[in-house]
RNA sequence: GUUUUACCAAAAGCGCCUGAACUGAACGGGACGACCAUACGUUCAGUUGACGAGGAGGGGGUUUAUCGAUGAUUCGGCGGAUACCUCCCGGCUGCAGGUACACAGCUGUUACGUUCAUCCUUAAAACAGGGGGGCAACCCCGUGGACAAAGGGAGCGGACAUGUGCCUAA
Numbered sequence: 001g002u003u004u005u006a007c008c009a010a011a012a013g014c015g016c017c018u019g020a021a022c023u024g025a026a027c028g029g030g031a032c033g034a035c036c037a038u039a040c041g042u043u044c045a046g047u048u049g050a051c052g053a054g055g056a057g058g059g060g061g062u063u064u065a066u067c068g069a070u071g072a073u074u075c076g077g078c079g080g081a082u083a084c085c086u087c088c089c090g091g092c093u094g095c096a097g098g099u100a101c102a103c104a105g106c107u108g109u110u111a112c113g114u115u116c117a118u119c120c121u122u123a124a125a126a127c128a129g130g131g132g133g134g135c136a137a138c139c140c141c142g143u144g145g146a147c148a149a150a151g152g153g154a155g156c157g158g159a160c161a162u163g164u165g166c167c168u169a170a
Stems, first nucleotide, its partner, number of pairs: 014079004019075001020048009051068003057088005089108006096168007113160004118154004127144002130141004
């Protein structure tokens, strides 16, 4: 490097389903003279059960883990998780220039402070059409034209942000 076999991984609005809702089949089904159907009930088999944006240094802890949407069973529950707290490690800013330590704030290797104006960061579902699958609930694919917030990036413009020791310069 190639081949074969086995195992593992792929996803993080993610996975799952004992509740619930919905569908199909079978059976039952009061009032009736009789029959059928519906409601309703039982059993079996199924379907639905988060729409995108954003998010991972390491250890530990914790659980209703950020943001919004024209969605509203996105209900209820289980599991997971990049959230949060804390410690450790690392980066940056705090300035006359450099360096070490401490402190404060921010941050995670794309780590170059905080804040304000401004700019950038394709929303998707929904909605309206089309195609395919399924008896059905519903599922899959594609087209059209809309609408966010948080966070992030830029920020050349404005404002703000330290102490000590040593070296250098004045």
A computed fold for a 170-nucleotide RNA from Domibacillus iocasae, annotated as glmS glucosamine-6-phosphate activated ribozyme aptamer. The coordinates come from a structure-prediction model, not an experiment, and the mean pLDDT is 75. Its Rfam family is "glmS glucosamine-6-phosphate activated ribozyme aptamer". By type it is a riboswitch. Rfam's curators write: This entry contains a glucosamine-6-phosphate activated ribozyme that is found in the mRNA for GlmS. GlmS is an enzyme that uses fructose-6-phosphate and glutamine to generate glucosamine-6-phosphate. The ribozyme catalyses self cleavage of the glmS mRNA that is thought to regulate GlmS activity. It was read from a public genome assembly, where an Rfam model found it. The model forms 89% of the base pairs in the Rfam consensus.